c-di-GMP-I riboswitch aptamer from an Anaerolineaceae bacterium, 89 nucleotides, folded computationally. It was read from a public genome assembly, where an Rfam model found it. Of the family's consensus pairs, 95% are formed in the model. It matches the Rfam family "c-di-GMP-I riboswitch aptamer". Gene Ontology term of the family: cyclic-di-GMP binding.
[in-house]
RNA sequence: CUCCGAUAAGGGCAAACUCGCCGAAAGGCGACGACGCAAAGCUACAGGGUCUAAAGUUUCGAAAGAAGCCAUGACAGCCAGCUGCCGGA
Numbered sequence: 001c002u003c004c005g006a007u008a009a010g011g012g013c014a015a016a017c018u019c020g021c022c023g024a025a026a027g028g029c030g031a032c033g034a035c036g037c038a039a040a041g042c043u044a045c046a047g048g049g050u051c052u053a054a055a056g057u058u059u060c061g062a063a064a065g066a067a068g069c070c071a072u073g074a075c076a077g078c079c080a081g082c083u084g085c086c087g088g089a
Base pairs, nucleotide, nucleotide: 002089003088004087005086012037013036018031019030020029021028022027035077041082042081043080047079048078049075050074051073056069057068058067059066060065
């Protein structure tokens, strides 16, 4: 430096559910809790993908409203990029 996670030590993170707060929603934060994770550490205008659709806009409608489109909103525990502990080869 590359590959691997069978064994060992120290450990680390924390899905779903439930509760509280924020948010239009997706989702986020905190508590609880462990489904899992060798990067479940970091990165979201700068690669792909996914979710949502408040505002805007189009259509229908007398109106109330409904439906469509749309990211400027999100997701890193989807792939990806960057960095990295221990052990082994």